[in-house]
RNA sequence: GGCCUAAUCCGUAGUGGAGCGGGGGAACCAUUCAAAGGGGCGCAGCUUUCCGCAACCGGGAAGCCGGGUACUUUCAAGCCCGAGCCCGUCAGCUAACCUCGCCGGCGAAUUUGAGAG
Numbered sequence: 001g002g003c004c005u006a007a008u009c010c011g012u013a014g015u016g017g018a019g020c021g022g023g024g025g026a027a028c029c030a031u032u033c034a035a036a037g038g039g040g041c042g043c044a045g046c047u048u049u050c051c052g053c054a055a056c057c058g059g060g061a062a063g064c065c066g067g068g069u070a071c072u073u074u075c076a077a078g079c080c081c082g083a084g085c086c087c088g089u090c091a092g093c094u095a096a097c098c099u100c101g102c103c104g105g106c107g108a109a110u111u112u113g114a115g116a117g
Base pairs, nucleotide, nucleotide: 002106003105004104008018009017010016019102020101021100022099023098024097029092037090038087039086040085041084045064046063047062048061049060050059051058052057065082066081067080068079069078071117072116073115074114075113076112077111
C1' cells in the first nucleotide's frame, strides 16, 4: 500500500449518529394430524460407500454442489476452503413496528490466459 468478512466512518465526559448487515413480526399467499422436536447466522451442503461399537457420533473414499483467488466483470485453467457458533420447545412469507451486530483472521501471498470496461 492491500486481502477475506456485513463487520466501516464521524463524534462524545458519557449517552450517540450515518452507513453496511442479521433476526423477529399482519393481511394475502403458502404449508397441512401429531410425535420423532424445531429453528438462526455463515460458502461451509447433498448422495453413495467403507471403517470404528448397534445407534448417535467420528474418520476415509468417490461424485455432485457451494465459497475465495488482490480494479470490476465474462469464459477457461490452476490452487485453497467447505468450519464454527447460537436460540431453547418457539419463529413460513410478511407492511407498519420491534430488535441485534460492525468481530475476527491474513500479509508479499490463492495465481495464470483471453475478451470487455